[in-house]
RNA sequence: ACGUGUUCCGGGGUCGGUGUAAUUCCGAGCCGGCGGUGAGAGUCCGCGACCCGAGCGCUUCGGCGCCCGGUUGACCUGGUGGAAUUCCAGGACCGACGGUGAAAGUCCGGAUGGGAGGCAACACGG
Numbered sequence: 001a002c003g004u005g006u007u008c009c010g011g012g013g014u015c016g017g018u019g020u021a022a023u024u025c026c027g028a029g030c031c032g033g034c035g036g037u038g039a040g041a042g043u044c045c046g047c048g049a050c051c052c053g054a055g056c057g058c059u060u061c062g063g064c065g066c067c068c069g070g071u072u073g074a075c076c077u078g079g080u081g082g083a084a085u086u087c088c089a090g091g092a093c094c095g096a097c098g099g100u101g102a103a104a105g106u107c108c109g110g111a112u113g114g115g116a117g118g119c120a121a122c123a124c125g126g
Stems, first nucleotide, its partner, number of pairs: 002125006008117001014028004029106002031095002033047004042093002051070003055066004075091005097109003
């Protein structure tokens, strides 16, 4: 050099209306993980997590870990330019699961969790 580990690693702190009851409906807001990409991305390509399953191991028999496979939402037009579904202008769209006197991206919960992964520091190996 490189490898492993630890530290780090996601937001919306809503308002009004209707109603017996809604932060869930209606109206208006607000939010957008990580890597890549002749130019900067929630909606291009891929990854992670959530969800389902097989195998192996462990188990206090509740489940947990490793690994493999599967499922997994959404964008157009115009402009500039050598190059942009990434910038500018305009108009759109999407958002797991469980819970909750009423249906949830935004409330509560798994989560003081996990994680893709960037910089740096430290430790161990080298």